[in-house]
Context: one part of a larger RNA
RNA sequence: CUGGGCUUAAAGGGUGCGUAGGCUGUUUGGUAAGCGGGGUGUGAAAUCCCACAGCUCAACUGUGGAAUUGCGCUCCGAACUGUCAGACUAGAGGAAUGUAGGGGUAACCGGAACUUGCGGUGGAGCGGUGAAAUGCUUUGAUAUUGCAAGGAACACCAAUGGCGUAGGCAGGUUACUGGGCAUUUUCUGACGCUGAGGCACGAAAGCUAGGGUAGCGAACGGAAUUAGAUACUCCGGUAGUCCUAGCUGUAAACGCUGAGCACUUGAUGGAAGGGUACUCCAUAGCCCUUUUGUCGAAGAGAAAUUGUUAAGUGCUCCGCCUGGGGAGUAUGGUCGCAAGGCUGAAACUC
Numbered sequence: 001c002u003g004g005g006c007u008u009a010a011a012g013g014g015u016g017c018g019u020a021g022g023c024u025g026u027u028u029g030g031u032a033a034g035c036g037g038g039g040u041g042u043g044a045a046a047u048c049c050c051a052c053a054g055c056u057c058a059a060c061u062g063u064g065g066a067a068u069u070g071c072g073c074u075c076c077g078a079a080c081u082g083u084c085a086g087a088c089u090a091g092a093g094g095a096a097u098g099u100a101g102g103g104g105u106a107a108c109c110g111g112a113a114c115u116u117g118c119g120g121u122g123g124a125g126c127g128g129u130g131a132a133a134u135g136c137u138u139u140g141a142u143a144u145u146g147c148a149a150g151g152a153a154c155a156c157c158a159a160u161g162g163c164g165u166a167g168g169c170a171g172g173u174u175a176c177u178g179g180g181c182a183u184u185u186u187c188u189g190a191c192g193c194u195g196a197g198g199c200a201c202g203a204a205a206g207c208u209a210g211g212g213u214a215g216c217g218a219a220c221g222g223a224a225u226u227a228g229a230u231a232c233u234c235c236g237g238u239a240g241u242c243c244u245a246g247c248u249g250u251a252a253a254c255g256c257u258g259a260g261c262a263c264u265u266g267a268u269g270g271a272a273g274g275g276u277a278c279u280c281c282a283u284a285g286c287c288c289u290u291u292u293g294u295c296g297a298a299g300a301g302a303a304a305u306u307g308u309u310a311a312g313u314g315c316u317c318c319g320c321c322u323g324g325g326g327a328g329u330a331u332g333g334u335c336g337c338a339a340g341g342c343u344g345a346a347a348c349u350c
Base pairs, nucleotide, nucleotide: 003322004321005320006319007304008303012318014201015200016199017198021194022193023192025088026087027086028085029084030083031082033081034080035077036076037075038074039073040072041071042070049065050064051063052062053061054060091191092188093187094186095184096183097182098181099180103177104176105175106174107173108172109171110154114150115149116148117147118146119145120144121143125136126135162169163168206247207246208245209244210243211242215241216240220236221235222234223233258317259316260315261314262313263312266295267294268293269292270291271290272289273288274287275286276285299306300305323350324349325348332343333342334341335340
């Protein structure tokens, strides 16, 4: 090295792009590196194995054979792999015509609510709770009404729905822009799959600099509760939450299920597009492709369950696991402004 596994027992990388590498459609001809066969040289002796022989036997020794699974040369074969040349269209990609969408970025605009300020009305409470109190209020609160300012989030539509590789994405309009899907007797002609390193993206919180700050609100202060109450409840409230430019790089980053291809009974919903016979049109019906759900055959599974969106049957490539604790710790390295991230043990113990 060879094993068995990875939904829930240990184990799928957070996601994508992609380098090396690994793997790779159909077909014709050549080649003969791999591959298969024959011959030959070599593969020291001893040892090991077999047969026989010599010491009374055995150990031991001798003789012959086999073996030495390897390497070289040479001849033959051509299915498969490789390679060279040619061809193809079922994979892949392009084009044309349509099409759905909270996909992305930027700018502008809108209404409800809230808070604050300034006025009007009004005149004693308001608020809050299990009950209270802190708190606010005759310097006129709460309530109601007019005006103004500000910041953040977008009710209804709304869904078991849509889009995106993932994170994620929702008021409206415009501009720019990525991807998907359907149809086509259109083109290229294997251009493909996976992907160690690498690069990019990556919720929230956090960090740096500059803005902004309505509401909410870690910390903090106070009122309660309680034996206590560093909490739950209440009154306040700073960072933060928001914007711009950077950093961080982690999450129950989950479908706890890597990506790709093929095959394997079905039923029934949603979404997008297309086709179609009835006599012409339209609707419904029926059929096809993609996508998203539910239920379930066989099968699988320890079971729960899963079941054409597989956890079934196979192939290719990557990642990961190997008893619990110690420990995602120590140490070293590396990245980061820091917080910390990535990599990652052992002693000991059960």

The part of an RNA shown here (small-subunit ribosomal RNA, central domain) has 350 nucleotides and comes from an uncultured bacterium. The full RNA is in RNAcentral, with records from ENA. Its Rfam family is "Bacterial small subunit ribosomal RNA". Its family is annotated with structural constituent of ribosome and ribosome in the Gene Ontology. Model confidence (mean pLDDT): 89 of 100.